[in-house]
RNA sequence: GGAGCCGGACAGGUUGUCGCUGCGACGUUUGUCGGAGAGGAAAGUCCGGGCUCCGUAGGGCAGGACGCUGGGUAACGCCCAGAGGGGGCGACCCCUGGAGAGUGCCACAGAAAGCAGACCGCCUGUUUCGGCAGGUAAGGGUGAAACGGUGGGGUAAGAGCCCACCAGGUUGCGCGGCGACGCGCAAGGCUAGGUAAACCCCGUCCGGAGCAAGACCAAAUAGGAAGACGCUUGGCCGGCCCGGCCCAAGUCUUCGGGUAGGUUGCUGGAGGCGGCGGGUAACCGCCGUCCUAGAGGAAUGACAGCCGCCCCGCAAGGGGAACAGAACCCGGCUUACAGUCCGGCUCCCUUA
RNA sequence: GCCGGCGUAGCUCAACUGGCAGAGCAGCUGAUUUGUAAUCAGCAGGUUGCGGGUUCGAGUCCCAUCGCCGGCUCCA
Repeated sequence: GGAGCCGGACAGGUUGUCGCUGCGACGUUUGUCGGAGAGGAAAGUCCGGGCUCCGUAGGGCAGGACGCUGGGUAACGCCCAGAGGGGGCGACCCCUGGAGAGUGCCACAGAAAGCAGACCGCCUGUUUCGGCAGGUAAGGGUGAAACGGUGGGGUAAGAGCCCACCAGGUUGCGCGGCGACGCGCAAGGCUAGGUAAACCCCGUCCGGAGCAAGACCAAAUAGGAAGACGCUUGGCCGGCCCGGCCCAAGUCUUCGGGUAGGUUGCUGGAGGCGGCGGGUAACCGCCGUCCUAGAGGAAUGACAGCCGCCCCGCAAGGGGAACAGAACCCGGCUUACAGUCCGGCUCCCUUA
Repeated sequence: GCCGGCGUAGCUCAACUGGCAGAGCAGCUGAUUUGUAAUCAGCAGGUUGCGGGUUCGAGUCCCAUCGCCGGCUCCA
């Protein structure tokens, strides 16, 4: 100098004028003053929790989600640290229970696709010389995938059929690790296809609905009509069963009718920042300090000046700045994003 | 705001348990007719909304994203 990898931060500032929505004070009929007013994703609503209500919140079945190990957390499908496998020269990135419980599927091609299988070839026998019968998975060819690899022995030809070495797996033992797992030794030729984002098996978790939840006040009316269900049964409990609750007028569904007002839930919380301590880290504990969006589903804006950043230009000057916008609140994930800055690291080239 | 469903040719829809994406209408060409319609024969037309993954193989299974559609107030 070039090419990359990983992580983090910011998302213009300030002043003035005119507006908008809450709040407080004054004033008292619509004004004055003060102060506040979007984000890193407020988004998608994909997960997890808080909170609220629901006569099933108890048990079982069904269903759904997740899935290496250990830890963090209120919880998670998230995060951290590791293990194994794969990719990259490397920094680094990606994947993850079980296919040796069972079932299903593996199109086309190919002889054969799953307790394997003879098309060509090779070998043996036979022959009317075209073939036929048998053996053989070493060689060819097909395919995404063909039942360990190399060499030797062996054989009619061959084959873990036998042997040596190598690869993998199983079993046993020892060592290290909390563990996933790793390392070493030994045994017996054990050589076992893929697919579970197919059914399934194993383990863990899950009651349902959602602030349009729910609570209170006020206003209004046809407290209406139809249907389903009656005494060892019936109805309801938002998949089913056990079980629970309810009663002889009640429950449910549909149609019809009325109101389109107010208050609350509502924002200070698993909160931010700094310091110290524990921990490899995620994170946790203690101390100090800071805190103001809460709506009508509707406000949070516009213009101008100066400064800062980027681009063009010798200069004067001109131009540009993304994605997007709260609605009960948090923790994550994912997606969108003009650009700018910072930190750590890798590879290549050159020079000293 | 909350909850659900859908996306395949120009239009309306199929495609089973993953295995060569198809039908009707519309379009084009030819035949028939004096000519048109109808009819007959043939042809063309697909990024299965878009991107990634699982798999030998994806319209189908999984994830993410884009677009469209539907439902949800209170009282008695």
Two RNAs folded together computationally: RNase P RNA and transfer RNA, 428 nucleotides in total.
Rfam match: Bacterial RNase P class A. It is annotated as a ribozyme. Its family is annotated with ribonuclease P activity, tRNA processing and dimeric ribonuclease P complex in the Gene Ontology.